Notes: Predicted 3D model of a 112-nucleotide RNA (Glycine riboswitch aptamer) from an Alphaproteobacteria bacterium. Lineage of the source: Bacteria > Pseudomonadati > Pseudomonadota > Alphaproteobacteria. Its mean pLDDT, the model's own confidence on a scale to 100, is 78.
[in-house]
RNA sequence: UCACUCCGGGCGGAAGAGAGCGGCCAUGGGGGGCAGACCUGCCCUUCGUACCGCCGCCGAAGGCGCAACCGGCCCCCGGAAACGCUCAGGCACCCAGGACCGCUCGUAGCAA
Numbered sequence: 001u002c003a004c005u006c007c008g009g010g011c012g013g014a015a016g017a018g019a020g021c022g023g024c025c026a027u028g029g030g031g032g033g034c035a036g037a038c039c040u041g042c043c044c045u046u047c048g049u050a051c052c053g054c055c056g057c058c059g060a061a062g063g064c065g066c067a068a069c070c071g072g073c074c075c076c077c078g079g080a081a082a083c084g085c086u087c088a089g090g091c092a093c094c095c096a097g098g099a100c101c102g103c104u105c106g107u108a109g110c111a112a
């Protein structure tokens, strides 16, 4: 100095699963009705958002495992996956998240 590796940053790609049922209040929009001098107020209905509960489901943040596999002083111990569990998280589109992959930047380490 460079390949390479760990960690971190940037950009791009990136799956799965109910537009589930109900509740009650809040909030936004549409429609209808009534009242009112104006601003506006009230009621009903519908669509969405948030929250709560119930059932079903997903696995690729994280977490856990009695775990495929790897290692050791080997019938014990250590590490541990994209496997398993689903605590967390998530389940129309969009947004967000997203293991992993590619490119790139930086710190550190390090054969030759």
Stems, first nucleotide, its partner, number of pairs: 001112001004109002007106007018055001020054004026049010056091003062087001063085003069079004
It was read from a public genome assembly, where an Rfam model found it.
Its Rfam family is "Glycine riboswitch aptamer". Gene Ontology term of the family: glycine biosynthetic process. Its Rfam clan is "Glycine riboswitch clan".